[in-house]
This is a predicted structure of a 97-nucleotide RNA (THF (Tetrahydrofolate) riboswitch aptamer). It was read from a public genome assembly, where an Rfam model found it. Its Rfam family is "THF (Tetrahydrofolate) riboswitch aptamer". Rfam describes the family as follows. Tetrahydrofolate (THF) riboswitch was first reported for Ames et al. as an RNA motif in 5' untranslated (5'-UTR)regions of folate transport and biosynthesis genes in Firmicutes genomes.
RNA sequence: CACAGAGUAGGCGAAUGUGCGUCAAGUGCUGCACGGACGGGGAGUUGCCGGGCAGACGAAGGGGAAACCCGCGGUACAUGCGCCGCAUCCCGCUGUA
Numbered sequence: 001c002a003c004a005g006a007g008u009a010g011g012c013g014a015a016u017g018u019g020c021g022u023c024a025a026g027u028g029c030u031g032c033a034c035g036g037a038c039g040g041g042g043a044g045u046u047g048c049c050g051g052g053c054a055g056a057c058g059a060a061g062g063g064g065a066a067a068c069c070c071g072c073g074g075u076a077c078a079u080g081c082g083c084c085g086c087a088u089c090c091c092g093c094u095g096u097a
Base pairs, nucleotide, nucleotide: 002096003095004094005093010084011083012082013081015079016078017077018076019075020073021072022071029055030054031053032052034050035049036048040091041090042089043088061070062069063068
């Protein structure tokens, strides 16, 4: 110097467990302003994440005397597993020559 590769935050999937809602919250969508994070180091977006406010849309209940049970929800969290993955730029790391 060349080629190849590893690793982050985070996202997605099914499984298991524990909850929440089913008296409609949540999820998803749009807008506004704010905050945060982004391989080992530096920079960092029009991308990502978060809660807030506003708006539009919108649902599956059933059984039981009861305890509860069976469902339903693009439902929440946890666990391990699988998949994707530094937006991008510079440097570094590993391998080969």